[in-house]
Context: one part of a larger RNA
RNA sequence: GCAUACGGGGGAUGCCUUGGCGCCAGGAGGCGAUGAAGGACGUGGCUAGCUGCGAUAAGCUCCGGGGAGCCGCUAAGCAGGCUGUGAUCCGGAGAUCUCCGAAUGGGGGAACCCAUCCGCCGUAAUGGGCGGAUAUCCCGCUGAUGAAUCCAUAGUCGGCGGGAGGCGAACGAGGGGAACUGAAACAUCUCAGUACCCUCAGGAAAAGAAAGAAAAUUCGAUUCCCUGAGUAGCGGCGAGCGAAACGGGAUCAGCCCAAACCAGAUAUACGUAGAAGCCUGUGGGCGUUGUAUAUCUGGGGUUGUAGGACACUGCCGGGGAUUGCCACAGCAAUCCCGGGAAGUUACAAAGAUAUUUCCUAGGAGAACAACCUGGAAAGGUUGGCCAUAGAGGGUGAUAGCCCCGUAUCCGAAAGGAAAUAUCCUUCCUGGGCAGUGUUCCUGAGUACCACGGGACACGGGGAAUCCUGUGGGAAGCAGGGAGGACCAUCUCCCAAGGCUAAAUACUACCUGGCGACCGAUAGUGCACAAGUACCGUGAGGGAAAGGUGAAAAGAACCCCGGUGAGGGGAGUGAAAUAGAGCCUGAAACCGUAUGC
Numbered sequence: 001g002c003a004u005a006c007g008g009g010g011g012a013u014g015c016c017u018u019g020g021c022g023c024c025a026g027g028a029g030g031c032g033a034u035g036a037a038g039g040a041c042g043u044g045g046c047u048a049g050c051u052g053c054g055a056u057a058a059g060c061u062c063c064g065g066g067g068a069g070c071c072g073c074u075a076a077g078c079a080g081g082c083u084g085u086g087a088u089c090c091g092g093a094g095a096u097c098u099c100c101g102a103a104u105g106g107g108g109g110a111a112c113c114c115a116u117c118c119g120c121c122g123u124a125a126u127g128g129g130c131g132g133a134u135a136u137c138c139c140g141c142u143g144a145u146g147a148a149u150c151c152a153u154a155g156u157c158g159g160c161g162g163g164a165g166g167c168g169a170a171c172g173a174g175g176g177g178a179a180c181u182g183a184a185a186c187a188u189c190u191c192a193g194u195a196c197c198c199u200c201a202g203g204a205a206a207a208g209a210a211a212g213a214a215a216a217u218u219c220g221a222u223u224c225c226c227u228g229a230g231u232a233g234c235g236g237c238g239a240g241c242g243a244a245a246c247g248g249g250a251u252c253a254g255c256c257c258a259a260a261c262c263a264g265a266u267a268u269a270c271g272u273a274g275a276a277g278c279c280u281g282u283g284g285g286c287g288u289u290g291u292a293u294a295u296c297u298g299g300g301g302u303u304g305u306a307g308g309a310c311a312c313u314g315c316c317g318g319g320g321a322u323u324g325c326c327a328c329a330g331c332a333a334u335c336c337c338g339g340g341a342a343g344u345u346a347c348a349a350a351g352a353u354a355u356u357u358c359c360u361a362g363g364a365g366a367a368c369a370a371c372c373u374g375g376a377a378a379g380g381u382u383g384g385c386c387a388u389a390g391a392g393g394g395u396g397a398u399a400g401c402c403c404c405g406u407a408u409c410c411g412a413a414a415g416g417a418a419a420u421a422u423c424c425u426u427c428c429u430g431g432g433c434a435g436u437g438u439u440c441c442u443g444a445g446u447a448c449c450a451c452g453g454g455a456c457a458c459g460g461g462g463a464a465u466c467c468u469g470u471g472g473g474a475a476g477c478a479g480g481g482a483g484g485a486c487c488a489u490c491u492c493c494c495a496a497g498g499c500u501a502a503a504u505a506c507u508a509c510c511u512g513g514c515g516a517c518c519g520a521u522a523g524u525g526c527a528c529a530a531g532u533a534c535c536g537u538g539a540g541g542g543a544a545a546g547g548u549g550a551a552a553a554g555a556a557c558c559c560c561g562g563u564g565a566g567g568g569g570a571g572u573g574a575a576a577u578a579g580a581g582c583c584u585g586a587a588a589c590c591g592u593a594u595g596c
Stems, first nucleotide, its partner, number of pairs: 001596008014583001015547002019518002021515007028507002030167002038100003041054003045078002048074003060094006069082003105114003115134007136164010171202001172200005182189001186236001212219002223250004233241002254499003257443001261299010277286002279330006304477001306442004310437007318337007338429006351423010362410003368383005384401002386390001392404003448472008458484001479494005534541002554582001557569004
C1' cells in the first nucleotide's frame, strides 16, 4: 500500500412532522382622545425566558356552558392551597388597567423631569401623598373687549357643545413622477403614467342616468366578463403601442337641486295723496300698510316627441273644520277623519317591539369477541355486528364496531348580525290631464377661438373629442352641442350643479375545506427562547438549531478514577451498537486485528 473483519468519527440517506406554501368558500372589512397600533417596566411563595395580566397585576365581578379534578409553557421540584356551597377550563358582559406612545398641562435624549387650579388626606407648619382638570386646529352657540373710522366691523381674550389628529395587509381615487431597459448604438419613441413620493376615502372605491352611441323601421345610465382583435389605427411607419361600436352574458334603479313664479322674515331706500295695499266681487272698515333692491327660509320645478313658470280655456276629482279685517258667494292655505302608496343604499328621516335564522361556549351520537404470532394486535384465523356514521386522527404494528370524532339531530342567560311583520315616518287624495301664447325661466368669464401644454390606442397629423396656463370671448329656445378638419343637408342630444344599490377589485384578520405542494441545505428568514443570537454609529443586515423509548421504566447498587471526565459490571427494556453527544447512521477522514 491492497484486501477482509470490527470500530472511531461524521451526519448523508430513509422514515416521520408540531411548521410552512398555494388555493377555494363563508365571515369580517377596521382600531383610536371612553387614549389605538406598538412598546417600557412590573406582576408568581421560590421565577431566567415565553404566555397571560396591570399596583384589584398567570388575575377581580356577574351571567351562561361544563362536570372532576385543578393552581399556563420550557419543567420537574419544594412549600402551600382551591374544588359537588360546582373549582380549573370555555363563551358573553362588566371592573381594574403603572409609564411611554397621536400623546394632548409644560418640557424631554420615548417609557423620564417639572408644573398650575380645584377637592380630599397628612403635618404644629412647610415640604409631601391621592383624585380630577389644564395641548392644538376646525365648526356651532355665546360673553367680554375693541383698530384704521363717529357708530360699527375686522381683530383679541374667554365660556359651552360637537368634531378632527394616530395606526392598519392588499384593493381604490386624486396630485406629483423616474431610470435601468428595448430600439441589438441613440436623441423622438419604449420601459410607463410602471416603480416610488404625497393627499384622501370605503368595505369596497371609482363611474353613472346622454349636450351619448350610431346611421337602422336604431339603441337607451354606469360597471365587469366574453367577443370584436392583435382587427381599425398610431409609430425614427423602427422597436413597438393598440382601440371602439355592434353582438353575447353578469347585474339592473333611478333621482334631487339652481332658475322663472308665489309667500314669509330681516336690512336699506322711497313714500303721507288717506293713494297704491289689506285673496276676488258688493257694502262697510283698517291703514308704518305698501313699492323696489339684497340675503335667508318655505312652496314651486327639473326636461329635448323640449320642459317648467305665469295667464287663459276645457275635462275629471271622498267628507269635515279653522284661517285669510267684517257680512254673503266663490277661491286659496292649514288641520282632522276616511281611502291609497312607499320607506331607512340615492330619491326625507329617527327609532321601538315581536318572530325567525345565523354567529360568539356547547350537547346527544350506532356497532366485537375469541384464538394464533408477537414486547405490544389494530396483523392472521374463526364467528358476529353497526352504517343518513367505511372523513380523519389517536391507541405498544395496519381498528367502521377501543378512544376522540364522523353522518344526523339538538342548544344561549348575555352580546352581535340579517330577514320579516307591526308600530312608526313620509307622500298622494289637497290635484291631475289636454290645449292656446313673438310673456318669463332653463347652470357665463362658461361654450368657443388663438397661443402653450396635457389626456384620448391616435407621437401635430387632415385631428375631431376631453382637460386647461395666458389672452380674447358668445348665443340664450326663432337657442345651443355632437355625428373625427371644415361647410351644407339630415340625424342624435341639451354642457357649463349634485346624489345613486348591484354586478367588479382585494385579504392583514376569523372559521371551514382542499392540494399529481414541501418534508428540516426543502417548505416562511423562523417546525426549536426567531426577526431571537449575532453584526452595524445608524438606516439596516440577519443565522444556526427537529426525532431516546410504547412507556422514563432516564440506569438502584458495586468497581476503576481527581468525592472527576469517562468507563466496566448489575438492573430496566422487545431492543441500550435505543443511554440522553440518544431512530436510521452513507462517504471523506482515523484506527485495531488478520492475510498478502
Notes: Predicted 3D model of a 596-nucleotide part of an RNA (large-subunit ribosomal RNA, domain I) from an uncultured Archaeoglobaceae archaeon. It was read from a public genome assembly. Its mean pLDDT, the model's own confidence on a scale to 100, is 84.